RNA sequence: GGAUCGAAAAGGCAAACCCGAGGCGACUCGGGGACGCAAAGCCACGGGACUCCACGAUCGGGAGUCGGCCGGGCUGCCGAU
Numbered sequence: 001g002g003a004u005c006g007a008a009a010a011g012g013c014a015a016a017c018c019c020g021a022g023g024c025g026a027c028u029c030g031g032g033g034a035c036g037c038a039a040a041g042c043c044a045c046g047g048g049a050c051u052c053c054a055c056g057a058u059c060g061g062g063a064g065u066c067g068g069c070c071g072g073g074c075u076g077c078c079g080a081u
Base pairs, nucleotide, nucleotide: 005079006078012037013036017032018031019030020029021028022027035068041074042073043072045071046070047069048066049065050064051063052062053061
C1' cells in the first nucleotide's frame, strides 16, 4: 500500500412526524427532529414499486418519482481481526 473484516476512536448521514416552499401527482427542497445506516456518499444501467397522460375497458404505450426496495457501477474515513 492492497484485500478481507467491522472491534475501538474521530466524525458523518438522517426515518417517521411537524412547519414553510415547489409540483396535477408520486415526490422534492429548506428548518426542526432521530427510526436507523459501514457507504443511508454519487449514478436511473437491470429488476421492482409508485405517479401522471391518452384510449370505453384489457393488453400494451409514453412521460416521470423512489438510491433509506433489491442488484450493479464509481468514490471515500479509521485500522482491532
Molecule: c-di-GMP-I riboswitch aptamer
Organism: Chloroflexota bacterium